[in-house]
Molecule: transfer RNA
Organism: Pseudorhodobacter sp.
This record gives sequence, C1' cells and structure tokens, in this order.
RNA sequence: GCCGGUGUAGCUCAGAUGGUAGAGCACUCGAUUCGUAAUCGAGAGGCCCGGGGUUCAAGUCCCCGCACCGGCACCA
Repeated sequence: GCCGGUGUAGCUCAGAUGGUAGAGCACUCGAUUCGUAAUCGAGAGGCCCGGGGUUCAAGUCCCCGCACCGGCACCA
C1' cells in the first nucleotide's frame, strides 16, 4: 500500500426484510441467613466509534475518516 472483518450498557455479545435499543455477568436496593456466599425479587445504566448523505423514519442503507484484528504485498 491492497483486501476482508470488527466497533451497541462497566465487561462479553444479540439486534431477518430500516419502524420508539436487548440479554448474560457485574453494580444498587430488598427478601432469605445469626452472618457471608448462593438463591429469589426489583432497579439503575448506552443513542449505538466520529462526520456527512438518503429517507417520513437509520444501530441497520450509501460516502469519507478513526481504532483494533486477520491475510497479502512492499521494505537491502
């Protein structure tokens, strides 16, 4: 340099055909216990890497970037 993949909650990941963002773990509160863990119930938490475009409507489609991963090439 070229090709491909990934980027969504603190972490790991879902989100067919565009239509008001979810799960598990972690966290907070409560129940249970003499107490802790476990278990059970409830709650809080993200505008979806950045910018632009299309659309009535974009996490999802298009364009330009950024970061990370993989492959190829280059490098005397």